[in-house]
RNA sequence: CCGUGCUAGGCGGGGAGGUAGCGGUGCCCUGUCACCCACAAGCCGCUCUAGCGGGGCUGAAUUCCCGACCGAGGGAUUCCGCUUUCGGGGUCAGUACGCCGGACAGAGGCGUCGAUGGCCGGGUCCCGCGCGGCGAGCGCUCGCGAACCAGGUCAGAUCCGGGAGGAAGCAGCCUUAAGCGAUACCGCUCGUGCGUCGCGGAGCAGCCUGGCCGGAGCCGAAGAUCGGCGGGCACGCCCGAGAGCGAGUUUCGAGGAAGGGUGCACGG
Numbered sequence: 001c002c003g004u005g006c007u008a009g010g011c012g013g014g015g016a017g018g019u020a021g022c023g024g025u026g027c028c029c030u031g032u033c034a035c036c037c038a039c040a041a042g043c044c045g046c047u048c049u050a051g052c053g054g055g056g057c058u059g060a061a062u063u064c065c066c067g068a069c070c071g072a073g074g075g076a077u078u079c080c081g082c083u084u085u086c087g088g089g090g091u092c093a094g095u096a097c098g099c100c101g102g103a104c105a106g107a108g109g110c111g112u113c114g115a116u117g118g119c120c121g122g123g124u125c126c127c128g129c130g131c132g133g134c135g136a137g138c139g140c141u142c143g144c145g146a147a148c149c150a151g152g153u154c155a156g157a158u159c160c161g162g163g164a165g166g167a168a169g170c171a172g173c174c175u176u177a178a179g180c181g182a183u184a185c186c187g188c189u190c191g192u193g194c195g196u197c198g199c200g201g202a203g204c205a206g207c208c209u210g211g212c213c214g215g216a217g218c219c220g221a222a223g224a225u226c227g228g229c230g231g232g233c234a235c236g237c238c239c240g241a242g243a244g245c246g247a248g249u250u251u252c253g254a255g256g257a258a259g260g261g262u263g264c265a266c267g268g
Base pairs, nucleotide, nucleotide: 001268002267003266004265005264006263009058010057011056012030013029014028015027020047021046022045023044024043035055036054037053039051064261065260066259069256070255073252074251075250076249077248078247080246081245082244083243084242085241086240087239088238089237092236094235095234097230098229099228100227101226102225104223108219109218110217117213118212119211120210121209122208123207124206126201127200128199129198130197131195132194133192134191135190136189137188138187139186141182142181143180144179150175151174152173153172158167159166160165
């Protein structure tokens, strides 16, 4: 060096999760060159040489082992960037909202049946007086109204007188006072949340209105823009918490490519 037969090893690995820990089933990634049976998430099997058991294939190298390199993907983290969700705030006041103003634009309306404007007057507002209405009181008017202490007339009865006659006077009748009641009209006084009223004054800014002059304009919503002011919290803004993505750091890392390393027996 060659051949034969063996052995260690290999026949996927990784991440998260779970677990005291390891491995597996399940999830995800990678990848297929990558065995079979049985077990298993309310788990299964084990214990740092950390799946148990059974069977099969391969086998010292393309395949096993090692450390550096590249590296899919996963985990942690920053209090970094972007997006987004929730809670809070009202100091900021950008959007939005409200008010005001400037310039723009101008739907539409009024106007030769006379616009804007000018002159004169009236009204609207205020004050005083009056008139009227209404209300109250009083009067006027009417009715009632006194056992005696109001009036008149006073039967009867009484008194005085010889008589003629006279006196006082109850009831009745008539009348009336105080008072009570009514009160349509009328008169006076007072009041007035009243008035298509009258007179005077004041005022006349605005509005309404009549007349005259004159002869062509006048009013104007929504809107968008600019400026000022305002309050408030829908958004922005500020504070806090969370989620996703990206980036940075760190950790694990399939896989890739190059390099190095690793037996035993027999025969030639």
The RNA shown here (Bacterial large signal recognition particle RNA) has 268 nucleotides and comes from a soil metagenome. Its Rfam family is "Bacterial large signal recognition particle RNA". Rfam classes the family as a non-coding RNA gene. Gene Ontology terms of the family: signal recognition particle, plasma membrane targeting and SRP-dependent cotranslational protein targeting to membrane, signal sequence recognition. The sequence is in RNAcentral, with records from MGnify. The prediction has a mean pLDDT of 75.